[in-house]
Molecule: FMN riboswitch aptamer (RFN element)
RNA sequence: CUGUAUUCUCAGGGCGGGGUGUAAAUCCCCACCGGCGAUGACUCGGUAUCGAGAAGUCCGCGAGCGCCUUUUGACGGCAAAAGGGUCAGCAGAUCCGGUGCGAUUCCGGAACCGACGGUGACAGUCCGGAUGGAAGAGAAUACGG
Repeated sequence: CUGUAUUCUCAGGGCGGGGUGUAAAUCCCCACCGGCGAUGACUCGGUAUCGAGAAGUCCGCGAGCGCCUUUUGACGGCAAAAGGGUCAGCAGAUCCGGUGCGAUUCCGGAACCGACGGUGACAGUCCGGAUGGAAGAGAAUACGG
């Protein structure tokens, strides 16, 4: 330095103003936000090898809903509990111009997207499951190379 195992810690942001209305943080106008890994021509640090940061819309992943399995109640398919993770259905959304060998990543401009349940009225921003779970990040220890 690297591989494996175990343990521990950490791991999501945002409604402010106005309008309508009996009622809206839910509609309309303006506003605000952007999980994790990879890539990255940009930025910062270093004499340098190199190190750090850098995409909501590219590639992949996560939570949630659904689905499936088992058990129990029950016995026509409904409820509860436990489990599954590829089953992948919901699974979202970007273009134009510039530079250049090379950019959906840089620069400029204009767009677009956001689980489920709740609610005096339709929610990315409020409340709830959630003091949960988790992609993953870091640390310690042991063993191996």